[in-house]
C1' cells in the first nucleotide's frame, strides 16, 4: 500500500431501517440473617433543581425514521504484497 472483519452503558455482549442498549457480570437500595455469604426484589447511560436536552469511534449524506444503508476520516484485529 491492497483486501476483509470490528469499534454499542462501569465490563462482556445482542439488536430485521421502527421504544437505543435485550441478556449476563458488576454496583446501589431493600428483604432475609445475631452478623455475613448465598438466594430473592427493585433500581442502575450522560447533563440538568425541574421542564427538557444529549447519547452506538468522529464528521457528513440518504430516509418520515439510521447502531443498522452510502461517503470521508480515526482506531483495533487478520490476511496479502
Nucleotide at each position: 500500500g491492497c483486501u476483509g472483519g470490528g469499534g454499542u452503558g462501569g465490563c462482556g455482549g445482542a439488536a430485521u431501517g421502527g421504544u437505543a442498549u435485550a441478556c449476563g457480570c458488576g454496583a446501589u437500595u431493600g428483604a432475609u440473617u445475631c452478623a455475613a455469604a448465598a438466594c430473592c426484589a427493585a433500581u442502575u447511560g450522560c447533563c440538568g433543581a425541574a421542564a427538557g436536552g444529549c447519547g452506538u469511534g468522529a464528521g457528513g449524506g440518504u430516509u418520515c425514521a439510521a447502531g443498522u444503508c452510502c461517503c470521508u476520516c480515526c482506531u483495533c484485529c487478520a490476511g496479502c504484497a
A computed fold for an 81-nucleotide RNA from a Minisyncoccota bacterium, annotated as transfer RNA. Its Rfam family is "tRNA". Rfam classes the family as a transfer RNA. The same sequence occurs in records of 2 taxa. The sequence is in RNAcentral, with records from ENA and MGnify. NCBI's taxonomy places the organism under Bacteria, Bacillati, Minisyncoccota. The prediction has a mean pLDDT of 80.